Description: c-di-GMP-I-GGC riboswitch aptamer from Peribacillus loiseleuriae, 84 nucleotides, folded computationally. The model forms 95% of the base pairs in the Rfam consensus. Taxonomically the source falls in Peribacillus (Bacteria, Bacillati, Bacilli, Caryophanales). The coordinates come from a structure-prediction model, not an experiment, and the mean pLDDT is 83.

């Protein structure tokens, strides 16, 4: 190369509090641990969420340039063991 049964050095942190940013969806810290061998990374396909801003027939409804990588494929990179 391939493999993640079990262990180690070791790392991330869901949901739920708290402040902060956001129009939201969500983000960042700070506590907390559901889980996780790539849950490190890149929004390049496909998904899923929001809809300020833009359109319309102004009820609302489409729309992403927004989010999401802890939905997935894919691209990079990368520790431990096993194993060669």
């Nucleotide at each position: 190369a391939c493999a993640g049964a079990a262990a180690a050095a070791g790392g991330c942190a869901a949901a739920c509090c708290u402040a902060u940013u956001g129009a939201a969806a969500a983000a960042u810290a700070g506590g907390g641990a559901c889980g996780c061998a790539a849950a490190g990374u890149c929004a390049c396909g496909g998904g899923u969420c929001u809809a300020a801003g833009g359109u319309a027939u102004u009820g609302u409804g489409c729309u992403a340039c927004g989010a999401u990588g802890g939905c997935u494929g894919g691209g990079c990179u990368g520790c431990c063991u096993g194993a060669a």

It was read from a public genome assembly, where an Rfam model found it.